About this RNA:
The RNA shown here (c-di-GMP-I-GGC riboswitch aptamer) has 77 nucleotides and comes from an uncultured Alteromonadaceae bacterium.
RNA sequence: CAAGAUAAAGGCAAACUGAUCGUGAGGUCAGGACGCAAAGCCACCAGUCUGAAUUUCAGAUAGUGGGGUUACCAAGG
Numbered sequence: 001c002a003a004g005a006u007a008a009a010g011g012c013a014a015a016c017u018g019a020u021c022g023u024g025a026g027g028u029c030a031g032g033a034c035g036c037a038a039a040g041c042c043a044c045c046a047g048u049c050u051g052a053a054u055u056u057c058a059g060a061u062a063g064u065g066g067g068g069u070u071a072c073c074a075a076g077g
Base pairs, nucleotide, nucleotide: 001076004073011036012035016031017030018029019028020027021026034063040069041068042067044066045065046064047061048060049059050058051057
């Protein structure tokens, strides 16, 4: 300095269930693990979704992709 492994230490937690908030997408907490090397954080761009929703408008999604930003370990160089 960093590719990302059948390494080590640790981390997160899908579906589903219960409680709760929200008109809703969905959020939070607990249980639970399908997975994840940024599945840490940020709605900036695109996508998807909600609000009777095509446009405007107001939202949701960071576990859809891109971008920004911070960071553990590291066979190796």